[in-house]
Context: one part of a larger RNA
RNA sequence: CUGGGCGUAAAGCGCGCGUAGGCGGCUUGGUCAGUCAGAUGUGAAAGCCCCGGGCUUAACCUGGGAAUUGCAUUUGAUACUGCCUGGCUAGAGUGUGGUAGAGGGAAGUGGAAUUCCAGGUGUAGCGGUGAAAUGCGUAGAUAUCUGGAGGAACACCAGUGGCGAAGGCGACUUCCUGGACCAACACUGACGCUGAGGUGCGAAAGCGUGGGUAGCAAACAGGAUUAGAUACCCUGGUAGUCCACGCCGUAAACUAUGUCAACUAGCCGUCGGGUUCAUUUGAGAAUUUGGUGGCGAAGCUAACGCGAUAAGUUGACCGCCUGGGGAGUACGGCCGCAAGGUUAAAACUC
Numbered sequence: 001c002u003g004g005g006c007g008u009a010a011a012g013c014g015c016g017c018g019u020a021g022g023c024g025g026c027u028u029g030g031u032c033a034g035u036c037a038g039a040u041g042u043g044a045a046a047g048c049c050c051c052g053g054g055c056u057u058a059a060c061c062u063g064g065g066a067a068u069u070g071c072a073u074u075u076g077a078u079a080c081u082g083c084c085u086g087g088c089u090a091g092a093g094u095g096u097g098g099u100a101g102a103g104g105g106a107a108g109u110g111g112a113a114u115u116c117c118a119g120g121u122g123u124a125g126c127g128g129u130g131a132a133a134u135g136c137g138u139a140g141a142u143a144u145c146u147g148g149a150g151g152a153a154c155a156c157c158a159g160u161g162g163c164g165a166a167g168g169c170g171a172c173u174u175c176c177u178g179g180a181c182c183a184a185c186a187c188u189g190a191c192g193c194u195g196a197g198g199u200g201c202g203a204a205a206g207c208g209u210g211g212g213u214a215g216c217a218a219a220c221a222g223g224a225u226u227a228g229a230u231a232c233c234c235u236g237g238u239a240g241u242c243c244a245c246g247c248c249g250u251a252a253a254c255u256a257u258g259u260c261a262a263c264u265a266g267c268c269g270u271c272g273g274g275u276u277c278a279u280u281u282g283a284g285a286a287u288u289u290g291g292u293g294g295c296g297a298a299g300c301u302a303a304c305g306c307g308a309u310a311a312g313u314u315g316a317c318c319g320c321c322u323g324g325g326g327a328g329u330a331c332g333g334c335c336g337c338a339a340g341g342u343u344a345a346a347a348c349u350c
Stems, first nucleotide, its partner, number of pairs: 003322004007304002012318001014201004021194003025088003029084003033081002035077008049065006091191001092188004096183004103177007110154001115149007125136002162169002206247006215241002220236004258317006266295012299306002323350003332343004
């Protein structure tokens, strides 16, 4: 470079936004750059190939042709692509009116529970386990009642329910704020898709500074178990978990399935919106649109399975793979306070 691939065999960047680039709807006219055709010049000879000739043949020598797929100039063609120009509305977007939602940020508030503190009642146990022990308790525990403090999380509702690009989001109220969907019209007029670099977001753990600390709990201590037990079980318990600000930038960041668009049988649920029908309350039926699930035709697949939310049939663009180990390692670069991250080999070996 080309081919074949990327759900589970190696392979989709964790997810957005977006630069360059690539690609791009219907249509008028122009241009003729790409594209196509002709002509001219050139493309040395030898060689290769074809048809002949000469050495007895061959090798060899030799004549002619073809080829030289190219380049330049020139004359044309104008469907497609490009460029210029005018128009359109089916893509995209804006406006109007509604709807649903744990979408995000900030402030405030609430109840249940655990723990602790104070007080009352009350007495010998409590706790824990497979069984125990460590532990707590006559200095009055456990249990129970009243009051208080403080931190963290929000039972039921709750649902293959909802929202978000992903990570993720769940008590209530208020304020600020992003997106989506639906309906009927009006408007802009291709404004679009993807996206190397770049840039932002990004669970948990971890790091820095300062707070906070109820419960839980790495490390640690003790008790058990055991041949041992640096574990599993038990009693404790510090970082941490929480908050503010700043880093880190990774996960089985998974649908192990990149984004966008078009097309291709049906059936059943559920969430949001619209329309029509029916209605006596409660319900309901049909249809349409956007999500989210279960089956399933065709088709695909090595099989499992996927199947309008495709892994079907196609197109556009990006990323990635190329036997196992060595190794996501070494070295170097970049980033980071560090931990480390990212980029990323080779020898050797099977």

Predicted 3D model of a 350-nucleotide part of an RNA (small-subunit ribosomal RNA, central domain) from a metagenome. The coordinates come from a structure-prediction model, not an experiment, and the mean pLDDT is 90. Rfam family: Bacterial small subunit ribosomal RNA.